The prediction has a mean pLDDT of 77. The RNA shown here (c-di-AMP riboswitch aptamer (ydaO/yuaA leader)) has 151 nucleotides and comes from an Armatimonadota bacterium.
[in-house]
RNA sequence: AAAAUACAUACGCCUAAUUUCUUUUAAAAAAAGAAAACGGGGGAACCAAUCUGCAGUUUUAAACUGCUUGGGGUGAAUCCUUUUUGAAGGUAAGGUUAACUCUUUCAACCUGAACCCGAAAGCUAACCUCGUCGGUGUAGAAAGAGGCAAA
Numbered sequence: 001a002a003a004a005u006a007c008a009u010a011c012g013c014c015u016a017a018u019u020u021c022u023u024u025u026a027a028a029a030a031a032a033g034a035a036a037a038c039g040g041g042g043g044a045a046c047c048a049a050u051c052u053g054c055a056g057u058u059u060u061a062a063a064c065u066g067c068u069u070g071g072g073g074u075g076a077a078u079c080c081u082u083u084u085u086g087a088a089g090g091u092a093a094g095g096u097u098a099a100c101u102c103u104u105u106c107a108a109c110c111u112g113a114a115c116c117c118g119a120a121a122g123c124u125a126a127c128c129u130c131g132u133c134g135g136u137g138u139a140g141a142a143a144g145a146g147g148c149a150a151a
Stems, first nucleotide, its partner, number of pairs: 011137004018036006037132006047122001053067006071117004079090004093111005100146007
């Protein structure tokens, strides 16, 4: 000097996953609450639709319990081909590229998963209800709109 690891702070990124207040505490953090904001599910009329399994228990109509092959949900994460069955190639779709934010174009680089429900769920006003985790590090260019600052 460079690289790697760990911790802390600042500024960013993906994601709905952020902010403020109160109590406790010497203080901070944590914990317990409240509010705002953001996001998800259920749920009329009208419209649309008329398909939907297996096992066990019981009081054998039905109810309850378990399962997933039907179906459904969160999510960008769906589909196709090949395969030596390890995986590989592509793809609908999605993200980043910070001298403020947003949009568009070109270019480059990435993601293209994982889980949940359990035979029930379309849309859906009122209404009911749930979540606010986790993971990370960007140094390309041009145009337009808005804002800030300076003159």
The sequence was found by an Rfam model in a public genome assembly. The organism belongs to Armatimonadota, within Bacteria.